Notes
This is a predicted complex of two RNAs, RNase P RNA and transfer RNA, with 449 nucleotides together.

RNA sequence: GGAGAGGGCCGGGCGGUCGCCGGUCGCUACGAAGCGACGGGAGGAAAGUCCGGGCUCCACAGGGCAGGGUGCUGGGUAACGCCCAGGGGGGGCGACCCCACGGACAGUGCCACAGAGAACAGACCGCCGGCUCCUGGCGGGCCGGUAAGGGUGAAACGGUGAGGUAAGAGCUCACCAGCGGCGCGGGUGACCGCGCCGGCUUGGCAAACCCCACCCGGAGCAAGGCCAAAUAGGAGCGCCAUCGGGUGGCCCGCCCGCUGCGCUCGGGUCAGGCCGCUUGAGGCGCCGGGUAACCGGCGUCCUAGAGAAAUGACCGUCACCCCGAGCAGGAUCCGCUCGGGGCACAGAACCCGGCUUACAGGCCCUCUCCGGCG
RNA sequence: UCCCUGGUAGCUCAAUGGUAGAGCAACCGGCUGUUAACCGGUAGGUUGCAGGUUCGAGACCUGCCCAGGGAGCCA
Numbered sequence: 001g002g003a004g005a006g007g008g009c010c011g012g013g014c015g016g017u018c019g020c021c022g023g024u025c026g027c028u029a030c031g032a033a034g035c036g037a038c039g040g041g042a043g044g045a046a047a048g049u050c051c052g053g054g055c056u057c058c059a060c061a062g063g064g065c066a067g068g069g070u071g072c073u074g075g076g077u078a079a080c081g082c083c084c085a086g087g088g089g090g091g092g093c094g095a096c097c098c099c100a101c102g103g104a105c106a107g108u109g110c111c112a113c114a115g116a117g118a119a120c121a122g123a124c125c126g127c128c129g130g131c132u133c134c135u136g137g138c139g140g141g142c143c144g145g146u147a148a149g150g151g152u153g154a155a156a157c158g159g160u161g162a163g164g165u166a167a168g169a170g171c172u173c174a175c176c177a178g179c180g181g182c183g184c185g186g187g188u189g190a191c192c193g194c195g196c197c198g199g200c201u202u203g204g205c206a207a208a209c210c211c212c213a214c215c216c217g218g219a220g221c222a223a224g225g226c227c228a229a230a231u232a233g234g235a236g237c238g239c240c241a242u243c244g245g246g247u248g249g250c251c252c253g254c255c256c257g258c259u260g261c262g263c264u265c266g267g268g269u270c271a272g273g274c275c276g277c278u279u280g281a282g283g284c285g286c287c288g289g290g291u292a293a294c295c296g297g298c299g300u301c302c303u304a305g306a307g308a309a310a311u312g313a314c315c316g317u318c319a320c321c322c323c324g325a326g327c328a329g330g331a332u333c334c335g336c337u338c339g340g341g342g343c344a345c346a347g348a349a350c351c352c353g354g355c356u357u358a359c360a361g362g363c364c365c366u367c368u369c370c371g372g373c374g
Numbered sequence: 375u376c377c378c379u380g381g382u383a384g385c386u387c388a389a390u391g392g393u394a395g396a397g398c399a400a401c402c403g404g405c406u407g408u409u410a411a412c413c414g415g416u417a418g419g420u421u422g423c424a425g426g427u428u429c430g431a432g433a434c435c436u437g438c439c440c441a442g443g444g445a446g447c448c449a
Base pairs, nucleotide, nucleotide: 001370002369003368004367005366006365007364008363009362010361012318013317014316015315016314017313018312020041021040023038024037025036026035027034028033043345047356048355050354051353052352053351054350055220056219057218058217062252063251064250065249067216068215069214070213071212072086073085074084075083076082087101088099089098090097091096102211103210107209108208109205110204111203124150125149126146127145128144129143130142131141132140133139134137158176159175160174161173162172163171177201178200179198180197181196182195183194184193185192186191224275225274226273227272234265235264236263237262238261239260243257244256245255246254267448268447282301283300284299285298286297287296288295289294320342321341322340323339324338325337326336327335375445376444377443378442379441380440381439384398385397386396387395392429400416401415402414403413404412422438423437424436425435426434
């Protein structure tokens, strides 16, 4: 200098003018409404609503079936499908990255086309033996043996060599690969290493049904509570304990039931006001524990809570990027001046922890490979 | 806020994990004096996008994008 890998962060600053939405205080004698002052007003993803939890109501959520989810091990956490560390497998020269990674000797099912044969398989060509025919050949026919060779396929029932045989075959043996069992050692564990034994060689698919282990009650702030207003405090139908509702797929259980509940029709409500509502598993700093995720202690800070919904626009200047013109130096690089343009993705709606996705431009740290120079 | 369904040729829709098709439309030819109808033929596809599972994906799984639909308050 070039090409990369991992991690963290910012995502415009300052000033002026005009606005927008809440809050507090004051004034207009009260209300309504208005004016003035002070102070506050989006994000790293506020997004998608994909997971998990808090909170609220229904039993402080119970039993069974059904259904859904997760799936190597250990840890973190309020919890998770998240995170950290490790094991195994795969990719890359490497930094490093990726993996839905339980079970296919519990059962069922599927494996198109091609191919003779696709699951405890299969004689198409070939190889070998016997019998037989006549045109006596490297011939034809019949019966049988054979999975070593050819060919098909994504996949053809271990590989190499030797023995063996009519030809062959784990048929036998040696080595290698895998599987299973036993023992020893290391590790909390997943698992790893070593040794011995068994010719055991058992196809793939569970993001096919399924089996195993573990987890999950339902609904959602329009939850839920209080107040006010309105009218037809209406009509019809159904239900009274072997019934209906809360209750959501079903059953049981629990609670409530005519001054009740549900459905349909009809009516009302600018879906009125207040609470819930933002101080929270919270942010920042220091110290301690832990490899880390994270946890504990101390100090400090308070920072939108409104509704189909405010946080904006313009000007100047600075910073960044791009384009054009000019200037001096050897230079298309760099520097200076002038002009023009650009500056993303996106907008809180009960709150929080994650994941995923979008994003102009820029900064910092660590590491790897290649080339050059010393 | 909570849910459901769908995306395949220009349009409307099919397709058990196994070569992506049908009708209409388009184009060419025939019939006819001409057009329509009719007859014969032809072309046209990133199966919304990106990954994964599988020998093989329109279908199965995951994440995005787009479109359509439903439910809810009071007495």
It holds a member of the Rfam family "Bacterial RNase P class A". Rfam describes the family as follows. Ribonuclease P (RNase P) is a ubiquitous endoribonuclease, found in archaea, bacteria and eukarya as well as chloroplasts and mitochondria. Rfam classes the family as a ribozyme. The coordinates come from a structure-prediction model, not an experiment, and the mean pLDDT is 76.